[in-house]
Context: one part of a larger RNA
RNA sequence: UGCUUGCGGCGUGCCUAAGAAAUGCAAGUCGAACGGAAAGGUCCUUCGGGACACUCGAGUGGCGAACGGUCGCGUAACACGUAAGCAACCUGCCUCAAAGUGGGGGACAACAGCCUGAAAGGGCUGCUAAUACCGCAUGUGGCCAACCGGGGGCAUCCCUGGUUGUCUAAAGGAUUUAUUCGCUUUGAGAUGGGCUUGCGGCCUAUCAGGUAGUUGGUGGGGUAAUGGCCUACCAAGCCUUCGACGGGUAGCUGGUCUGAGAGGACGAUCAGCCGGAUUGGGACUGAGAUACGGCCCAGACUCCUACGGGGGGCAGCAAUUAGGAAUCUUGCACAAUGGGCGAAAGCCUGAUGCAGCGACGCCGCGUGAAGGAUGAAGGAUCUCGGUCUGUAAACUUCUUUUAAGUGGGAAGAAAUUUGACGGUACCACUUGAAUAAGCCCCGGCUAACUACGUGCCAGCAGCCGCGGUAAUACGUAGGGGGCGAGCGUUGUCC
Numbered sequence: 001u002g003c004u005u006g007c008g009g010c011g012u013g014c015c016u017a018a019g020a021a022a023u024g025c026a027a028g029u030c031g032a033a034c035g036g037a038a039a040g041g042u043c044c045u046u047c048g049g050g051a052c053a054c055u056c057g058a059g060u061g062g063c064g065a066a067c068g069g070u071c072g073c074g075u076a077a078c079a080c081g082u083a084a085g086c087a088a089c090c091u092g093c094c095u096c097a098a099a100g101u102g103g104g105g106g107a108c109a110a111c112a113g114c115c116u117g118a119a120a121g122g123g124c125u126g127c128u129a130a131u132a133c134c135g136c137a138u139g140u141g142g143c144c145a146a147c148c149g150g151g152g153g154c155a156u157c158c159c160u161g162g163u164u165g166u167c168u169a170a171a172g173g174a175u176u177u178a179u180u181c182g183c184u185u186u187g188a189g190a191u192g193g194g195c196u197u198g199c200g201g202c203c204u205a206u207c208a209g210g211u212a213g214u215u216g217g218u219g220g221g222g223u224a225a226u227g228g229c230c231u232a233c234c235a236a237g238c239c240u241u242c243g244a245c246g247g248g249u250a251g252c253u254g255g256u257c258u259g260a261g262a263g264g265a266c267g268a269u270c271a272g273c274c275g276g277a278u279u280g281g282g283a284c285u286g287a288g289a290u291a292c293g294g295c296c297c298a299g300a301c302u303c304c305u306a307c308g309g310g311g312g313g314c315a316g317c318a319a320u321u322a323g324g325a326a327u328c329u330u331g332c333a334c335a336a337u338g339g340g341c342g343a344a345a346g347c348c349u350g351a352u353g354c355a356g357c358g359a360c361g362c363c364g365c366g367u368g369a370a371g372g373a374u375g376a377a378g379g380a381u382c383u384c385g386g387u388c389u390g391u392a393a394a395c396u397u398c399u400u401u402u403a404a405g406u407g408g409g410a411a412g413a414a415a416u417u418u419g420a421c422g423g424u425a426c427c428a429c430u431u432g433a434a435u436a437a438g439c440c441c442c443g444g445c446u447a448a449c450u451a452c453g454u455g456c457c458a459g460c461a462g463c464c465g466c467g468g469u470a471a472u473a474c475g476u477a478g479g480g481g482g483c484g485a486g487c488g489u490u491g492u493c494c
Base pairs, nucleotide, nucleotide: 001488002487003486006365007364008363009362010361011360012358013357014323019321020320023318024317025316028063029062030061033060034059036056041052042051043050044049070276071275072274080200081199082198083197084196085195086194089193090192094189095188096187097186098185099184100183101182102136104134105133111126112125113124114123115122116121141168142167144165145164146163147162148161149160150159151158152157172181173180174179202248203247204246209239210238211237214236215235216234217233218232219231220230221229251273252272253271254270255266256265257264258263278299279298280297281296282295301312302311303310304309329355331354332353333352337351338349339348340347341346368398369397370396371395378389379388380387381386403431404430405429406428407427408426412421438483439482440481441480442479443464444463445462449478450477451476452475453474459466460465
């Protein structure tokens, strides 16, 4: 892709344009850090308002947002795999251990007033709190420096004891007053990462020379850390036919397909690692990013505009459009598992769990069973006798998987509450063979043959080849063979 199509389970579904981008959702949470009162509630009211507690919009602050999810553009590289190393490193939350948590200060949002802009927003003045910010104190400790030792090794060195000196910390909240959650410093662990190295895995010589921060050294800078990582100076090195350099292609692996194996091809789903987030560049914050749903600049595209200026980024989940031979629902739920925040209740979670669509794949089931010869009728063929379809049908006796109907009805929940799936799976009863078969082929390879039509025509065909008047090879019919909810065909791999 053509014809056909009953059911279920488990999987799986844009291979093309990393094209574009309506709409909704996908990262929040904490009032037990803080000032508060916009809205709602109760009470009072002189109807101006006031009080109270709860919840809590917005704001300050904390943690998270670096995970999870997606895609494979780039990358031939320590990117990946494997085996080592770091005496050259970092690590929030978590665990263990030791010690501490004293006393002060000044602001800025929110808010109020004013101004300004079409909007996005912005400016000025004034008020205020904190686990926000900043000094001071203390120093168990820690860093640094000097001195005196001890031990060890792997080259640079590493570990460790003592003395002296400089520097260096904190934040409170809740409360039943018992505590508890925090905070600070240090040591150790765990986890996660960073860096270095041996080996391994594509094509091309119609690419043979390549390289100036290039190779090494010294001083300095930078980093968590080594290092031309960067810089100044000095030397002239370094790689290469065991394929450098260039070009092409490509994410890598566990694995998948095939094969008796050796191999060959591939890298969908799932898992690990890497890389990307409209294109290019940059840093900030932070334990961690050079950050998909953060910031800044530039480009392309696009949207709004009062023309001054602003906004956007689906390679998240659905959905749309384009492209294409071709790939789904703008679904339900946080019940489970897991994640973030929170003391907790809980909130959030298109992760996830489910449902929907697609014979896309694998597996299972059904479309009835037994009996039934006058070998009925019909059809095909015929030597007109018959033969085949064919126990096939009718008919008789059964069964009810499935279907339909009625009733019951889970496990998944750990934990008294709590189930999206789902009135689902499953169970019982009732009805009635009732709801359910096609596709390809029949010259040889290759299982399966006759009749008619056609007449080198129409056509078939994977190869050999069929067809020009008796075609088992074309078309139709009867019969037969194969597979079967599939069967053929095309492409591709072994």